[in-house]
Context: one part of a larger RNA
RNA sequence: UUGGGCGUAAAGGGCGUGUAGGCGGCUCUCGCAAGCUUGGUGUUAAAGGUUUCGGCCUAACCGGAACAGUGCGCUGAGAACUGCGGAGCUUGAGUCUAGGAGGGGGAGUUGGAAUUCCAGGUGUAGGGGUGAAAUCUGUAGAUAUCUGGAAGAACACCGGUGGCGAAGGCGAACUCCUGGCCAUAGACUGACGCUGAGGCGCGAAAGCGUGGGGAGCAAACAGGAUUAGAUACCCUGGUAGUCCACGCUGUAAACGAUGUGCACUAGGCGUUGGGGGCUUUCAGCCCUCGGUGCCGUAGCUAACGCGUUAAGUGCACCGCCUGGGGAGUAUGCCCGCAAGGGUGAAACUC
Numbered sequence: 001u002u003g004g005g006c007g008u009a010a011a012g013g014g015c016g017u018g019u020a021g022g023c024g025g026c027u028c029u030c031g032c033a034a035g036c037u038u039g040g041u042g043u044u045a046a047a048g049g050u051u052u053c054g055g056c057c058u059a060a061c062c063g064g065a066a067c068a069g070u071g072c073g074c075u076g077a078g079a080a081c082u083g084c085g086g087a088g089c090u091u092g093a094g095u096c097u098a099g100g101a102g103g104g105g106g107a108g109u110u111g112g113a114a115u116u117c118c119a120g121g122u123g124u125a126g127g128g129g130u131g132a133a134a135u136c137u138g139u140a141g142a143u144a145u146c147u148g149g150a151a152g153a154a155c156a157c158c159g160g161u162g163g164c165g166a167a168g169g170c171g172a173a174c175u176c177c178u179g180g181c182c183a184u185a186g187a188c189u190g191a192c193g194c195u196g197a198g199g200c201g202c203g204a205a206a207g208c209g210u211g212g213g214g215a216g217c218a219a220a221c222a223g224g225a226u227u228a229g230a231u232a233c234c235c236u237g238g239u240a241g242u243c244c245a246c247g248c249u250g251u252a253a254a255c256g257a258u259g260u261g262c263a264c265u266a267g268g269c270g271u272u273g274g275g276g277g278c279u280u281u282c283a284g285c286c287c288u289c290g291g292u293g294c295c296g297u298a299g300c301u302a303a304c305g306c307g308u309u310a311a312g313u314g315c316a317c318c319g320c321c322u323g324g325g326g327a328g329u330a331u332g333c334c335c336g337c338a339a340g341g342g343u344g345a346a347a348c349u350c
Base pairs, nucleotide, nucleotide: 004321005320006319007304008303012318014202015201016200017199021195022194023193025089026088027087028086030085031084032083034082035081036078037077038076039075040074041073042072043071049067050066051065052064053063054062055061092192093189094188095187096186097185098184099182100181104178105177106176107175108174109173110172111155115151116150117149118148119147120146121145122144126137127136163170164169207248208247209246210245211244212243216242217241221237222236223235224234259317260316261315262314263313264312267295268294269293270292271291272290273289274288275287276286277285278284299306300305323350324349325348332343333342334341335340
C1' cells in the first nucleotide's frame, strides 16, 4: 500500500467551537467545457514484448522488418453526470412572533437542622471507644441537659433507571445578569448545510503559586491495640488538604469502555416535557412531537449481547488499531513554577 477493523479481544480523540480540506437538496433541454466520453495528430530512445522472415544441425542465443505501447503534449467534437457561472424553488438549515419545562452558568442576599468551640445554669461519677481493650477525657466538675453566643462547611425530607448541560458536571430559598432546549401555528431568508487536520476555548479529583479561611473530616505523622511481625486493617489524636479569591496544572475506569451528522428498517410496557382531538367531564381514552428507561422482531455478533436512544441497513467526514514484554520507558522537540504533561522509538526477549 491492498485489505480488515475499533462496546468487552489492539483500537473512538475528555468535550466543544471552528480554519483549511473533503462531501453536499430540488428545477432549467440557460451558458462554459476543468473532470468525463469520443476523433485526429505528435511523442512514447535502445534493449524488452507480439507477429513474421532469416543466421548458427536445432533450441537457447543473434540479426532484419512490421505491430503494439498504459501515459503525456497539441488540436477538434459531445453535454447526460460531477464541476464552474447564471436564473429560480422550499423540503435541508436558519430568523421572527405568540407559549413551556428545567439542580444549565455567573453574582449577590437570606435561612433552618446538625457539628465543634466559648460563657453561664442544673447535676454527679463517670464518659468515650472496641470483637475485647487501651491510648484519650473527667472531682481543676466531664458526659448528659437547659440558656445565650461564635465559627466554618454542607444543604435532610421533596428525590425519582426524574430534570438540565457539549463534556467535566449541576441539588436549601429568593433576587439580578445570562446560555441552550422543546412543542404548536403562521410569516420570512433561500442551500446559508454536514464533517472538521491544525488552531482556539472548556475541562472531576489530586497537586502547585499568592493572599484569606479553617467547624467537621482527614493523606503524612504520633500514640493505643491486633499480630510471629503489622511501617496495615480497628481505636484515640492530628498537619497539609478539603472552603474562598485570583493565577497555574490539563490529567481520570474523563465509561454508554460505543466519534459526529443524515436517511431508512416489526412491535409491547413505563416515565418526563409540550400540542391536538374525543368524551359517560373522569385518577379517562386516542393521536402527535421532543427526551429518558425496560423487554423484544428482523437483522447483526466469536459469544455476551445490541436491537428506531442499534452494536441493524446505507451515505459523508474526522480520530484511532496492526502480537506480548521492553514501554507510555529512552531520546529529541513543545508546554509547565514544579510535580509532571504532549508527541514517542529501538536494541533485546518470548